Model confidence (mean pLDDT): 77 of 100. Two RNAs folded together computationally: RNase P RNA and transfer RNA, 387 nucleotides in total. Rfam match: Bacterial RNase P class A. By type it is a ribozyme.
RNA sequence: CAAGAAGUGGGGAUCGUCGCUGGUUAUAUUUUAUAACGAGAGGAAGGUCCGGACACCAUGAAGUGAGCGUAGCGGGUAACGCCCGUCCACUGUGAAGUGAGGACAAGUGCAACAGAAAGCAAGUACGGAAGAGGUAACUUUUCGCAGUAGUGAAACCAGGUAAACUCUACGCGGUGCAAGUCCAUGUAGGUCGGCAAUUUAUGGUCACCUCCCAUAUGUCGACGGGUAGGACGCUUGAAGUAAUUGGCAACUUUUACUCUAGAUGAAUGACGAUCAAAAACAGAAUCCGGCCUAUCCCACUUCUUGACAU
RNA sequence: GGGGGAGUAGUUAAGUUGGUUAUAACGUCUGCCUGUCACGCAGAAGGCCGCGGGUUCAAGUCCCGUCUCUCCCGCCA
Numbered sequence: 001c002a003a004g005a006a007g008u009g010g011g012g013a014u015c016g017u018c019g020c021u022g023g024u025u026a027u028a029u030u031u032u033a034u035a036a037c038g039a040g041a042g043g044a045a046g047g048u049c050c051g052g053a054c055a056c057c058a059u060g061a062a063g064u065g066a067g068c069g070u071a072g073c074g075g076g077u078a079a080c081g082c083c084c085g086u087c088c089a090c091u092g093u094g095a096a097g098u099g100a101g102g103a104c105a106a107g108u109g110c111a112a113c114a115g116a117a118a119g120c121a122a123g124u125a126c127g128g129a130a131g132a133g134g135u136a137a138c139u140u141u142u143c144g145c146a147g148u149a150g151u152g153a154a155a156c157c158a159g160g161u162a163a164a165c166u167c168u169a170c171g172c173g174g175u176g177c178a179a180g181u182c183c184a185u186g187u188a189g190g191u192c193g194g195c196a197a198u199u200u201a202u203g204g205u206c207a208c209c210u211c212c213c214a215u216a217u218g219u220c221g222a223c224g225g226g227u228a229g230g231a232c233g234c235u236u237g238a239a240g241u242a243a244u245u246g247g248c249a250a251c252u253u254u255u256a257c258u259c260u261a262g263a264u265g266a267a268u269g270a271c272g273a274u275c276a277a278a279a280a281c282a283g284a285a286u287c288c289g290g291c292c293u294a295u296c297c298c299a300c301u302u303c304u305u306g307a308c309a310u
Numbered sequence: 311g312g313g314g315g316a317g318u319a320g321u322u323a324a325g326u327u328g329g330u331u332a333u334a335a336c337g338u339c340u341g342c343c344u345g346u347c348a349c350g351c352a353g354a355a356g357g358c359c360g361c362g363g364g365u366u367c368a369a370g371u372c373c374c375g376u377c378u379c380u381c382c383c384g385c386c387a
Stems, first nucleotide, its partner, number of pairs: 001306011012275007020040002023037006042281001046292002049290005054176004060211001062210002065208001067172005072086005087101001088099004102167002107165002109161002124149003127145001128143006180232004190223006200216005225386003239258005246251001311383007320336004329367001338354005360376005
């Protein structure tokens, strides 16, 4: 210098004008309005693919029959299918990358085409051994010997295949903030159907089943009717930043400091100027930890290979 | 906001336990029939199975990711 591998950080700043949504204070007034101060989207807020927190469901988180998920070994974590370390296999010259990587020495299934033969073996051609016929070339029979060949992804071996059923080990109750709590408004306890005193029916948010429980002149289901408002849940959290203890690392101990959106037709915006430029993907909706996917620009670190120079 | 289902020829569908060149109807095109058209008869074309990977000798089918379409879910009595 060229080509790569792995990874880290940032996403506008300053000034001016006009707006939007919460908070605090003050004034008017108690429906609210005005003024001042301060705050106001992301690395993925996305997909909803995993794991939790939180809330509810029972006279029940019953059994785990079934079902679903995970899978070398060890560690981390609230937990995980995530992360770290390491062994093995494959790819790459290499830095590195990828791996659903338990078991076919329990059972069952599957293998198109080609090939003699595709799974309790059998024996196509050549070859080998023994016998028969023939002067000989050679022909033929038996043996199963299993050496060679061709076909195929795979050809006899404790075969292959579990992102085939299955087995082993471990784990899993269900529903999701439209969870749920309170207030207000309004209406027809209207119609139809099931059950009808019991090895029956319906229900008990747990696929289904079994067990258990409740009810059976009132219950259950469907249709129909009413409402479409407000408050809480709601943001301080397994939180962040800095130093520090232990550890190869993921992660973790301790101390100090910080407060950083909470809307509900749903705010977080628009314009101008300067900085080289502000352009991509995109926009919170109960909240966290991951994974995956989309994506532009700038800056930086470590390492590998090749070439040249010293 | 939350939870399900589907994607195969122009259209509507089938495709079993992975297997030889993916199937059918309608439609399209060509020929025959007819004076001509329709009907009818004969034949042909048309698909990377939504897209991208993986497992496997082999994938529409099994697994993962992704895109598009579509359905359901409030409260009161």